[in-house]
């Protein structure tokens, strides 16, 4: 790196360094010098992977991993459909390879 599933809307943050960018692709919209984005410490949130009770379902959080900043913003693009609409970009996780 591909492929399958699966979840993204609830949850959880502070410090110090950084010093201008984030908002999946795009933006005339928003957010951000009352400090982006990234780095490290601490702390926590969830339950994918793992444990335990086990019918359903519940429980737990040491490990391996993710998250802790909004409108699930608007638009664009592809693919399906007569059409309404519905799926997909994009990220993490497991399992193949």
């Nucleotide at each position: 790196g591909a492929u399958u599933u699966a979840u993204a809307c609830a949850g959880a943050a502070g410090a110090a360094g950084g010093g201008a960018g984030a908002g999946g692709c795009a933006g005339u919209c928003u957010c951000g010098u009352u400090g982006a984005a990234c780095u490290u410490c601490u702390a926590g949130c969830a339950a994918c992977u793992u444990u335990c009770c086990a019918u359903a379902g519940g429980a737990a959080a040491a490990a391996g991993u993710g998250c802790u900043c909004a409108a699930c913003c608007u638009g664009a693009u592809c693919c399906a459909g007569c059409a309404a609409u519905g799926g997909a970009u994009u990220a993490u996780a497991a399992a193949u390879u």

This is a predicted structure of a 97-nucleotide RNA (SAM riboswitch aptamer (S box leader)) from Pedobacter cryoconitis. Its Rfam family is "SAM riboswitch aptamer (S box leader)". Rfam links the family to the GO term regulation of gene expression. The organism belongs to Pedobacter, within Bacteria. It was read from a public genome assembly, where an Rfam model found it. The coordinates come from a structure-prediction model, not an experiment, and the mean pLDDT is 76.